[in-house]
RNA sequence: GCGGGUGUAGUACAGUUGGUUAGUACAUGGCCUUGCCAAGGCUAAAACGGCGGUUCGAAUCCGCUCACCCGCU
Numbered sequence: 001g002c003g004g005g006u007g008u009a010g011u012a013c014a015g016u017u018g019g020u021u022a023g024u025a026c027a028u029g030g031c032c033u034u035g036c037c038a039a040g041g042c043u044a045a046a047a048c049g050g051c052g053g054u055u056c057g058a059a060u061c062c063g064c065u066c067a068c069c070c071g072c073u
Stems, first nucleotide, its partner, number of pairs: 001072007010026004019056001028044005049065005
């Protein structure tokens, strides 16, 4: 330098033939329960790597770019 892959809450992942409110587990905060802790129950906050384009509508399609991984030279 060229090609390919991955990027979604604090962590690990789901979700794509474009359309309902982006969901699960663990973790975190609050409440209940208990004499206390743990466990359990209820509940809350928290995310689509960035920019642009296509579209009535983009996490999803396209372009550029950033980070990481793999291959080639």